[in-house]
SAM riboswitch aptamer (S box leader) from a soil metagenome, 125 nucleotides, folded computationally.
Its Rfam family is "SAM riboswitch aptamer (S box leader)". Rfam links the family to the GO term regulation of gene expression.
Model confidence (mean pLDDT): 82 of 100.
RNAcentral holds the sequence, with entries from MGnify.

RNA sequence: CAUCGAGAGGGGUGGAGGGAUAUGGCCCUAUGAAGCCCCGGCAACCGCCGCCGGUCCCAGGCAUUCGUGCCGAAGGACCGGAGGAAAGGUGCCAAGUCCAUCGGAUCAAACGGGUCCGGAAGAUG
Numbered sequence: 001c002a003u004c005g006a007g008a009g010g011g012g013u014g015g016a017g018g019g020a021u022a023u024g025g026c027c028c029u030a031u032g033a034a035g036c037c038c039c040g041g042c043a044a045c046c047g048c049c050g051c052c053g054g055u056c057c058c059a060g061g062c063a064u065u066c067g068u069g070c071c072g073a074a075g076g077a078c079c080g081g082a083g084g085a086a087a088g089g090u091g092c093c094a095a096g097u098c099c100a101u102c103g104g105a106u107c108a109a110a111c112g113g114g115u116c117c118g119g120a121a122g123a124u125g
Stems, first nucleotide, its partner, number of pairs: 001125004009039005017028003022101004040093003045089002048084002051081007060071004097121001102118006
């Protein structure tokens, strides 16, 4: 800096926790949690493939007041766009990042609350 309401699970081992942290909820879990291993899958961030557009480099060409200006195939570099593939590097495979927490707007209102936007924290690249 970008993305985070989509998507994708079986087996073995293990043996009581897990959902990042704190609090409060709500869930998952002996029909077997976390962790580890194997296999499978999802996605398309990096990387890869051509296509389109732009800028630059460049053989050369044209003009020239000889200072330079303009054009420029193939190829190359970079930037951008829309695609493709999934062999490589990561990541991921309950629930929106499970939800709330802080601020604002709005709806409702006796209270509890609902919706939206942003922030914080976090995750991945």